[in-house]
RNA sequence: GGCGUGUUGGCGUAGUGGUAGCGUGCUUGCCUGUCUAGCAAGAGGCGCGGGUUCGAUUCCCGUACAUGCCG
Numbered sequence: 001g002g003c004g005u006g007u008u009g010g011c012g013u014a015g016u017g018g019u020a021g022c023g024u025g026c027u028u029g030c031c032u033g034u035c036u037a038g039c040a041a042g043a044g045g046c047g048c049g050g051g052u053u054c055g056a057u058u059c060c061c062g063u064a065c066a067u068g069c070c071g
Stems, first nucleotide, its partner, number of pairs: 001070007010024004018054001026042005047063005
């Protein structure tokens, strides 16, 4: 330099155009003599900038970072 893949709550991970889920963690409450466990509720997320579309995590372009292959 060329061609790919990935980027989604604290962490891990789904999501082929129509309300962004799950596990774990966190907070509060219930339960318990106490803690753990259990039960209930809650907070918290689409790398960035554009484009297409009535509508974009999703499609297109650019860009940043990580990673793989080729040279």
This is a predicted structure of a 71-nucleotide RNA (transfer RNA) from a Verrucomicrobiia bacterium. Rfam family: tRNA. It is annotated as a transfer RNA. The organism belongs to Verrucomicrobiia, within Bacteria. Its mean pLDDT, the model's own confidence on a scale to 100, is 81. RNAcentral holds the sequence, with entries from ENA and MGnify.